[in-house]
RNA sequence: ACCCGAUAAAGGCAAACCCGGCGAAAGCCGGCGACGCAAAGCCAUGGGUCUAACGGCAUCCACGAAGAUGCCCACGAUCGCCAGGCCGCCGAA
Numbered sequence: 001a002c003c004c005g006a007u008a009a010a011g012g013c014a015a016a017c018c019c020g021g022c023g024a025a026a027g028c029c030g031g032c033g034a035c036g037c038a039a040a041g042c043c044a045u046g047g048g049u050c051u052a053a054c055g056g057c058a059u060c061c062a063c064g065a066a067g068a069u070g071c072c073c074a075c076g077a078u079c080g081c082c083a084g085g086c087c088g089c090c091g092a093a
Base pairs, nucleotide, nucleotide: 004091005090012037013036018031019030020029021028022027035080041086042085043084045083046082047081048078049077050076055072056071057070058069059068060067
């Protein structure tokens, strides 16, 4: 240095619920709080998953417009879904 990850040591992060805010939503930010995490640090690059505003199609209504509903669609989201990339504390077997 690399691999590896202990009933080691020092620490770290913070799920859900709830409160406030942003957002169409998924979700995100802050507070509280700990389910857990050896990368639960960072990166949306590949895959998966979530949402469907905008857009498209269809239907209802209908002179028409407007409105409603359904389906499709990320450019939105998720790194605590997986893979990959980058950085990192400690040092038993």
Molecule: c-di-GMP-I riboswitch aptamer
Organism: Chloroflexota bacterium